Source information: A computed fold for a 74-nucleotide RNA from a Candidatus Aenigmatarchaeota archaeon, annotated as transfer RNA. The same sequence occurs in records of 2 taxa. Taxonomically the source falls in Candidatus Aenigmatarchaeota (Archaea, Nanobdellati). Its Rfam family is "tRNA". Gene Ontology term of the family: triplet codon-amino acid adaptor activity. Rfam classes the family as a transfer RNA.
[in-house]
């Protein structure tokens, strides 16, 4: 050059097959309760679907193309 596979909060991950109240969860931050105090624990806040386009009333989710990391083959 071909083919596959993966991309989701600061990390890690669930969701994608089968579109539907439009993203949950841990963990990190922050703030508070509790405790002499710290840490454990409880309660709140915080922040995301890799980028264009396409279909659909409705796209992390289906298609097309991009880029970025692994894989195989030559």
């Nucleotide at each position: 050059g071909c083919u596959c596979c993966u991309g989701u909060a600061g990390u890690c991950u669930a969701g994608u097959c089968c579109g539907g109240u439009a993203a949950g969860g841990a963990u990190g931050c922050c703030g508070g309760c509790c405790u002499u105090u710290c840490a454990a624990g409880c309660c709140g806040g915080u922040g995301g679907c890799u980028c264009g386009g396409g279909u659909u009333c409705a796209a992390a989710u289906c298609c097309c193309g991009g880029c970025a990391g692994g894989a195989g083959c030559a």